[in-house]
RNA sequence: GCCACUGUGGUUUAGCUCGGUAUAAUAGCUGACUUGUAAUCAGCGGGCCGGGGGUUCAAAUCCCUCCAGUGGCU
Numbered sequence: 001g002c003c004a005c006u007g008u009g010g011u012u013u014a015g016c017u018c019g020g021u022a023u024a025a026u027a028g029c030u031g032a033c034u035u036g037u038a039a040u041c042a043g044c045g046g047g048c049c050g051g052g053g054g055u056u057c058a059a060a061u062c063c064c065u066c067c068a069g070u071g072g073c074u
Stems, first nucleotide, its partner, number of pairs: 001073007010026003020057001028044005050066005
C1' cells in the first nucleotide's frame, strides 16, 4: 500500500441478508421470601447503534467518507 471482517446499555450480545417507534443475559437499584446472607421470584433505570455526510415519508440496517481494532496478501 491492497483486501476482508468487526464496532449496539457498565460488560457480553440479538437485530443488518429483506429499512418501519433496539433484544436478551449479566452487573446495578427497589420490593417479596429468609432469623440474617446467598439463592430464587417480581419490578425499575441505563444504549437511540464508532464519527460525519447522502438516499428515503422513514436508516442500527442501503450508499460515500473518516476513525479504531483484528486477520490476510505484497
A computed fold for a 74-nucleotide RNA from an archaeon, annotated as transfer RNA.
Its mean pLDDT, the model's own confidence on a scale to 100, is 82.
Rfam family: tRNA. By type it is a transfer RNA.